Description: The RNA shown here (Guanidine-I riboswitch aptamer) has 98 nucleotides and comes from Paenibacillus qinlingensis. The sequence was found by an Rfam model in a public genome assembly. Model confidence (mean pLDDT): 86 of 100. Its Rfam family is "Guanidine-I riboswitch aptamer". Its family is annotated with regulation of gene expression in the Gene Ontology. Rfam describes the family as follows. This family represents a conserved RNA structure found upstream of the ykkC and yxkD genes in Bacillus subtilis and related genes in other bacteria. The function of this family is unclear although it has been suggested that it may function to switch on efflux pumps and detoxification systems in response to harmful environmental molecules. The model forms 100% of the base pairs in the Rfam consensus.

């Protein structure tokens, strides 16, 4: 210099903040306001390099629509950006390192 299905998609987890609940404080006669995620919580968001699961790809092999197999490897700032707001989300398997 340089290839890769190194695909898509769903569920969920590490993790993540605080829009609604809730949960504490503080005000109200009471609806409700108003602060606080240095509140383990539900809902949210959520991994290219974390899991599982369909599909999808390759090879096989038949009764042609299905069945077997396989799908291996990955160090990484800083900045910026969306949303309520954050991140392991997104820029990005990017910059750069080996």
């Nucleotide at each position: 210099a340089u290839a890769a299905a190194a695909g898509u998609u769903u569920u969920c987890u590490a993790g993540g903040g605080u829009u609604c609940c809730g949960c504490g404080g503080c005000g109200u006669a009471a609806c409700c306001g108003c602060c606080g995620g240095u509140c383990a919580g539900g809902u949210c968001c959520g991994a290219g390099a974390g899991a599982a699961a369909a599909c999808a790809c390759a090879c096989a092999g038949c009764a042609c629509g299905c069945u077997g197999u396989g799908u291996u490897c990955a160090c990484g700032g800083a900045g910026g950006g969306a949303u309520a707001a954050a991140a392991g989300c997104c820029c990005g398997g990017g910059a750069g390192g080996u």